Description: A computed fold for a 115-nucleotide RNA, annotated as FMN riboswitch aptamer (RFN element). Its mean pLDDT, the model's own confidence on a scale to 100, is 79.
RNA sequence: GAGUAUCUUUGAGGCGGGGUUUGAUUCCCCACCGGCGGUAUAGUCCGCAAGCCGAGAGGCAUGAUCCGGUGAGAUUCCGGAACCGACGGUAUAGUCCGGAUGAGAAAGGAGCUUU
Numbered sequence: 001g002a003g004u005a006u007c008u009u010u011g012a013g014g015c016g017g018g019g020u021u022u023g024a025u026u027c028c029c030c031a032c033c034g035g036c037g038g039u040a041u042a043g044u045c046c047g048c049a050a051g052c053c054g055a056g057a058g059g060c061a062u063g064a065u066c067c068g069g070u071g072a073g074a075u076u077c078c079g080g081a082a083c084c085g086a087c088g089g090u091a092u093a094g095u096c097c098g099g100a101u102g103a104g105a106a107a108g109g110a111g112c113u114u115u
Stems, first nucleotide, its partner, number of pairs: 001114004006110005016030004031095002033085002035048004043083002051060003065081005087098003
């Protein structure tokens, strides 16, 4: 350096102000947040993980971006304007509570094998 996947560690953020109301961090106005791998740096490209139903096979769900600029190359950078967000609970929830001290894409370290 390469392989392996035995052990181990890490592995998701966000409601602050005002209004309506008997009651809302759920409605309305303003605000705030963005997992992992790939690729010119990505919530919106390509791929992966997380939810629900079922005895199982399997099934359901799986969102959302454009314009201009620079450049060899960017839906990723810069400028501008947008948009999206599982399930159960509760006054209708991306931000509260719960399944979850869970699971997990994946990343790091150790070990082992090989050169």